[in-house]
RNA sequence: UAAAUUUAGACACAACCUACUCAUAUAAUCCAAGGAAUAUGGCCUUGGAGUCUCUACCGGGUGGCCGUAAACUACCCGACUAUGAGUAAGGCUAAAUAUGCU
Numbered sequence: 001u002a003a004a005u006u007u008a009g010a011c012a013c014a015a016c017c018u019a020c021u022c023a024u025a026u027a028a029u030c031c032a033a034g035g036a037a038u039a040u041g042g043c044c045u046u047g048g049a050g051u052c053u054c055u056a057c058c059g060g061g062u063g064g065c066c067g068u069a070a071a072c073u074a075c076c077c078g079a080c081u082a083u084g085a086g087u088a089a090g091g092c093u094a095a096a097u098a099u100g101c102u
Stems, first nucleotide, its partner, number of pairs: 001100002004097006011090001018088008026056001029049007041066002050057001058078007
């Protein structure tokens, strides 16, 4: 001398933006059609329902089940989006802390 963090003090503090938290919606759910895989598997595509709602409607795991066939099942963990509410984010002074540069 510079910026950073913390604490204290006074000032500013309308809105927007950003981040976080909470609430509501929806149960990240259900139905249908076509296709695919097959115990090292259990999915893909399209359409529809669901929300005073735009969007999304998936990923992973555990157990069960299906003896090779066409069908899955229960539970757990993890988001985004829309709307609303709340909190924080500013510079100044002083002190403390560790640091950089000269």
Purine riboswitch aptamer from Caloramator sp., 102 nucleotides, folded computationally.
The sequence was found by an Rfam model in a public genome assembly.
The coordinates come from a structure-prediction model, not an experiment, and the mean pLDDT is 77.
It matches the Rfam family "Purine riboswitch aptamer". From the family's description: Riboswitches are metabolite binding domains within certain messenger RNAs that serve as precision sensors for their corresponding targets. Allosteric rearrangement of mRNA structure is mediated by ligand binding, and this results in modulation of gene expression. A class of riboswitches that selectively recognises guanine and becomes saturated at concentrations as low as 5 nM. In Bacillus subtilis, this mRNA motif is located on at least five separate transcriptional units that together encode 17 genes that are mostly involved in purine transport and purine nucleotide biosynthesis. For this family Rfam cites "Adenine riboswitches and gene activation by disruption of a transcription terminator" (Mandal and Breaker, Nat Struct Mol Biol, 2004).
The source organism's lineage runs through Bacteria, Clostridia, Eubacteriales, Clostridiaceae and Caloramator.